[in-house]
RNA sequence: CGAGGAGGGAAAUGGGGAUGCCCUAAGUGGGAGGAAAGUCCGGGCUUCCACGAGCCAGCACGCCCCGUAACACGGGGGCUCCGUAAGGAGCGGAAAGCGCCACAGAGACAAUACCGCCUGGAGGUUCCGAGCGCGCGCCCGAUUUUUGCGCCGGAGCCGAAAGGUAAGGGUGAAAAGUGAGGGAGUAAGACCCCUCUCCCCUGCUGGAGACAGCAGGAGGUGGCAAGCCCUGUGCGGAAGCAAGGUCAAGCAGGGGUAGGGUGGCUCUCCCAUAACCCCGGGUGGACCGCGAGGACCUUCAGGGCAACCUGAAGGCAAGAUAAAUGUCCCCGCCCGAGUUCCCUCGGGAACAGAACCCGGCUUAUUUCCCUCCUCGGUCU
Numbered sequence: 001c002g003a004g005g006a007g008g009g010a011a012a013u014g015g016g017g018a019u020g021c022c023c024u025a026a027g028u029g030g031g032a033g034g035a036a037a038g039u040c041c042g043g044g045c046u047u048c049c050a051c052g053a054g055c056c057a058g059c060a061c062g063c064c065c066c067g068u069a070a071c072a073c074g075g076g077g078g079c080u081c082c083g084u085a086a087g088g089a090g091c092g093g094a095a096a097g098c099g100c101c102a103c104a105g106a107g108a109c110a111a112u113a114c115c116g117c118c119u120g121g122a123g124g125u126u127c128c129g130a131g132c133g134c135g136c137g138c139c140c141g142a143u144u145u146u147u148g149c150g151c152c153g154g155a156g157c158c159g160a161a162a163g164g165u166a167a168g169g170g171u172g173a174a175a176a177g178u179g180a181g182g183g184a185g186u187a188a189g190a191c192c193c194c195u196c197u198c199c200c201c202u203g204c205u206g207g208a209g210a211c212a213g214c215a216g217g218a219g220g221u222g223g224c225a226a227g228c229c230c231u232g233u234g235c236g237g238a239a240g241c242a243a244g245g246u247c248a249a250g251c252a253g254g255g256g257u258a259g260g261g262u263g264g265c266u267c268u269c270c271c272a273u274a275a276c277c278c279c280g281g282g283u284g285g286a287c288c289g290c291g292a293g294g295a296c297c298u299u300c301a302g303g304g305c306a307a308c309c310u311g312a313a314g315g316c317a318a319g320a321u322a323a324a325u326g327u328c329c330c331c332g333c334c335c336g337a338g339u340u341c342c343c344u345c346g347g348g349a350a351c352a353g354a355a356c357c358c359g360g361c362u363u364a365u366u367u368c369c370c371u372c373c374u375c376g377g378u379c380u
Stems, first nucleotide, its partner, number of pairs: 001376011013332007021031003033351001037362002040360005045240005050268001052267005058235005063077005078091005092230002097228002099224003109177001114169002116165004123158007131151005179196005198220002200217007244288004254279003259271003296315008333348006
């Protein structure tokens, strides 16, 4: 310098004035976000229920350990795969059973023969022969010379049918099943034998554990479980601030039924037999919940690899209810352009907007900054 990997952080315009809105404990008070969002997980808080039994469903999670109020979150580790590396991704079971496996391909799970290889040889073809037959040519006054067809024999090449073969090629994410090397074997192959390797089991050693190392042993059945399923662990259930409480106002002491009891069924128990059990009717106003303290934030110290924990000090007033948080001016800041070294002009956006409150995750979005690491090149 180039290519790449892993993270972390900042800001989301600052100050003043005017004016408008909301809250207020009435003061020179306070008044949107990093995600307030999605409402996907986990809690707090609130109310109700039989937080009785059995059976069946249901939901969630899934290598190990730790953190946390808890989690599907976070931290550290293990193994496998990918990557030259820094690093990244995945995680119970596919040998219980069912289902699925696009396209391509001959064949996608007890199957398949497309190419290739091998057996096979119908048939074709080339050459050779002092062989046989026929035909043509030549010679028979000298004396010797071709050529064709068929058959037979020998040598070689091509090769249809039929069959064998999963070693090799090709298709594909995946090809018959652990892969590699050697041997033996065969027509070619396969089965087979030996060694190492992968998976599995047993033992020993190390580790808190996942697991690793070593030794021995029998075997070898494609992939997908975020398709059903199996298995292990865990789970009182239902509803949610329109929870729920108080007050006010209003309506219909109107009607119906014998059942009702928060996944289903059965049993038991409880409550009802006229009762907010159901339908129907009324209201939808005020206050509380609701905000200043909460699993809160910042700094420091200690512990821990870390997530995080402990302690000390300091800090922290949005609470609207159809829903306030706006607009203008001045100074500054940032960005851009012009000009030129002093100013001028323009702009300040995007995603989005509290609604009971927290912890996470995910998604949306603008501009910057920083750290560590890997590989390659060059120079010293």

Bacterial RNase P class A from a bacterium, 380 nucleotides, folded computationally. The sequence was found by an Rfam model in a public genome assembly. Its mean pLDDT, the model's own confidence on a scale to 100, is 77. It matches the Rfam family "Bacterial RNase P class A". The family's RNA type in Rfam is ribozyme.